[in-house]
Context: one part of a larger RNA
Formats: sequence, structure tokens, C1' cells
RNA sequence: CUCGCUUAGGAACUCUGCAAUACAGUGGCCGUAACUUAGGGAUAAGGCCUGCCCACGCAAGUGGGCCGCAGCGAAAGACAUUUUGCGACUGUUUACCAAAAACACAGGUCUCUGCAAAACCGUAAGGUGAAGUAUAGGGGCUGAUGCCUGGCCAGUGUCAGAACGUUAAGGUGAGAGGUCAUCCCUCGCAAGAGGAGGCAGCUUUGAUCCGAAGCGCUGAUGAACGCCGGCGGUAACUAUAACCGUCCUAAGGUAGCGAAAUUCCUUGUCGGGUGAGUUCCGACCCGCACGAAUGGCAUAACGACAGAAUGACUGUCUCAGCGAGGUACUCG
Repeated sequence: CUCGCUUAGGAACUCUGCAAUACAGUGGCCGUAACUUAGGGAUAAGGCCUGCCCACGCAAGUGGGCCGCAGCGAAAGACAUUUUGCGACUGUUUACCAAAAACACAGGUCUCUGCAAAACCGUAAGGUGAAGUAUAGGGGCUGAUGCCUGGCCAGUGUCAGAACGUUAAGGUGAGAGGUCAUCCCUCGCAAGAGGAGGCAGCUUUGAUCCGAAGCGCUGAUGAACGCCGGCGGUAACUAUAACCGUCCUAAGGUAGCGAAAUUCCUUGUCGGGUGAGUUCCGACCCGCACGAAUGGCAUAACGACAGAAUGACUGUCUCAGCGAGGUACUCG
């Protein structure tokens, strides 16, 4: 390390009955609760029987007897029950530390899309969608079913609107600047030099006006992102506050649930279970910091899920002992 056996006790072990044992045993007969979506739950639970021979009996069976360690004679083949949470379910997943309450799911809902569809891949051609056509296809959220899904459109987003405001490139080009021939002035005999001027052209710039969407603006929209108050006072004991006042807000959390997979204070308080219970179950409600498809609350069935309890059973333990085999180790 892997196995086997064990007096008395029987979970006192421990995070946890982890592990292991035993009970039970997919057959036959009887019997079977709450709850329920009426299918289930359910092999619920629980009880009894089991070989062979003889006699009797139509049979069912009854009575007697026999053998073995052992009669469903082999093999294979569930511990059971109560209760709570979560997830409806069967499924899927971190190949090699996580199988779950995570993902998916049928169902629900919103939204886009009229077909050369939307969406997606590709530079393109082309392809998927689909050899389909809104009872179809894509996307988001939720997640069976039951009862439901409250208020707020101020912010953000989306959709719709088009009067007005704002507004780019671009168009238009009033005008302004630079340069500047002829011409003019000065000097010179002339060649030429200097200066003024400013057309055309070229060039730099440029007002005004015309310019879309967008934004501003107007409205709608929450199973769009989201959000859903504070202070003070008041009833003929006290306490509490149906009630009143006031401030702020877009509106101030409705139903349901609630110390919860959410409660810090906290082992809240009360009740139950135990001899004793920070866990558990049922209530209460000052919800630090639940709450309605980031769904709320219930829920039969289901679960190698998580918590609590009971019965049975045991070397898990009190508390160890003995035995078998294999390593290590010593010697050779």
C1' cells in the first nucleotide's frame, strides 16, 4: 500500500456518515401516503413466500418428513424515508484540478427583413441565407407550466416628423493683394538708367448667395439602457401612526417574497426539532443593500447539484487487535 476478521458500544469520527460494511435484493402474492401538470409519485413505503420426498385433495392447498454452510442454491442485480434551496425536464461544458445553481432547451416577447430580403463571408466574381418567401429568415432578452409582470420618457438609445436655427465639400465670385506690356515722367546726344502708373494674362485671397445628413427642435417608445426619495408632527396609558405639513424629483418600489445562494449589526427575536443546535425548518419584518422577462412568486416530475433530519447499518470513531499478500528497509 491492497485486502480479510473482530467483544461491547453504534456516527461519539468528521467540513460532511468522506470511506467502508451491512441490511435489502429487478421473482411470486398482498399492500402502498402526501402531493399532482391526473401522466405520475410507485418496484413508494411496508409485509409474507420460496428446495426435495410422502400422504390427502379435482385444484388451491393442508399435514408430515428429509438433506445441506447455503433451496430466487450459479451469474447479474437498489439502502430507505422526511424536509428545504437552486435549476422545470432528457441533454451540454472547462480534452489533463471545476459537471454545477453555469450553457442549452421547448415556450414567451421585442426587433429587423417584401425577396436581387435582412443578416453574414469575400478586394471582387461569387456564396450562405434558400432551391426558403413574414405560419419564412436574421438578431436581442427571457427560459417548461401556473398566477402575474406595477410607476417613471427627465438623461441615454431607438423610431417618426419636418417648419425654423446651425452646418461640410462643392458651386457662385462682390471685392482686395502680387506681378505687369504699350503709354507717361526724370536724366542722357544715343544706347540706356531711374521712377510713376496700371490693362490683359498669370497668381494669392475672398464677401455674399445656393449646398445634405447630422445636431438643435417636436413627438412616440421600457419584455429599449435604465431609475423607482428625505425631514418634521399627530390617536383618551404607553407604543405605533391610518392622518397632516414641508422640501426635492422624470417618477418616488405596486403585487409577491423577505435575516433569503441577497441581512452588516447577527448566533436578530419567537416557535419546532436535540440532553445540548453559529447549521436546519416555520414565523416576524428596523429589506446595511429583494422585487417583477438583467423577470417576481409558486410548482408535480426530474438531479453523480447544495443544506438539514430520521431509520437501518457498520472499525468512521471510543481504541485498537489479529491475519494475508505486495513494496520500502537490513543481510546475502
Predicted 3D model of a 332-nucleotide part of an RNA (large-subunit ribosomal RNA, domain IV) from a Patescibacteria group bacterium. The RNAcentral record of the full RNA draws on ENA. It matches the Rfam family "Bacterial large subunit ribosomal RNA". Rfam links the family to the GO terms structural constituent of ribosome and ribosome. The source organism's lineage runs through Bacteria and Bacteria candidate phyla.